[in-house]
RNA sequence: GGCCCUAUCGUCUAACGGUUAGGACAACGGGUUUUCAAUCCGUUAAUCGCAGUUCGAUUCUGCGUAGGGUCA
Numbered sequence: 001g002g003c004c005c006u007a008u009c010g011u012c013u014a015a016c017g018g019u020u021a022g023g024a025c026a027a028c029g030g031g032u033u034u035u036c037a038a039u040c041c042g043u044u045a046a047u048c049g050c051a052g053u054u055c056g057a058u059u060c061u062g063c064g065u066a067g068g069g070u071c072a
Stems, first nucleotide, its partner, number of pairs: 001071007010025004018055001027043005048064005
């Protein structure tokens, strides 16, 4: 340098182009308990960036950024 893959809450992971982006763990608040642990209920929090296509983009396309793989 060429080609391929990946990028979503703090972490991991879902989501035919369409109604509030879902779940687990964690954190926080509460119930239960003499207390802790365990358990139950609830809350907060996310689509890598810029363009394009589309009535509508997390999803499709281009470029870039970051990571990984492969060839030279």